Predicted 3D model of a 74-nucleotide RNA (transfer RNA) from a Pseudobdellovibrionaceae bacterium.
Its Rfam family is "tRNA". Gene Ontology term of the family: triplet codon-amino acid adaptor activity.
RNA sequence: GCGCCCGUAGCUCAGUUGGAUAGAGUGGCAGCCUCCGAAGCUGCAGGUCGCACGUUCGAAUCGUGCCGGGCGCA
Numbered sequence: 001g002c003g004c005c006c007g008u009a010g011c012u013c014a015g016u017u018g019g020a021u022a023g024a025g026u027g028g029c030a031g032c033c034u035c036c037g038a039a040g041c042u043g044c045a046g047g048u049c050g051c052a053c054g055u056u057c058g059a060a061u062c063g064u065g066c067c068g069g070g071c072g073c074a
Base pairs, nucleotide, nucleotide: 001073002072003071004070005069006068007067010026011025012024013023019057028044029043030042031041032040050066051065052064053063054062
């Protein structure tokens, strides 16, 4: 330099024949429980869906460029 794959919550990931409230587990906080903890139960917070532009009535999802990571070739 070229090709392919990946980027969604603090962490691990799901969701992609475009459909309008963005989710799960884990972690965090609070409450219940307990003599106190752990475990368990309930609730809450936490996201510019890597960035920008474009297509569209509508984009996490499609297109282009860029950024970061991985693999292969040179």